[in-house]
RNA sequence: GCCCCCAUAGCUCAAUGGAAGAGCAACUGCCUUUUAAGCAGGAGAUGAAGGUUCGAUUCCUUCUGGGGGCA
Repeated sequence: GCCCCCAUAGCUCAAUGGAAGAGCAACUGCCUUUUAAGCAGGAGAUGAAGGUUCGAUUCCUUCUGGGGGCA
């Protein structure tokens, strides 16, 4: 220098066009003499900027960051 892949909640992962779910963690409540365990509940996220579309996590472009391959 060229090519490919990835970026979603605090962490690990789903969701391939109809508006985002789960597990763990954290918080609140119940239980318990207290803690832990258990039970219940609510909150929390699409890397950035544009484009296409009635509608974008999804498709296209550029950028940022990470990983890999070739030279």
Molecule: transfer RNA
Organism: uncultured Patescibacteria group bacterium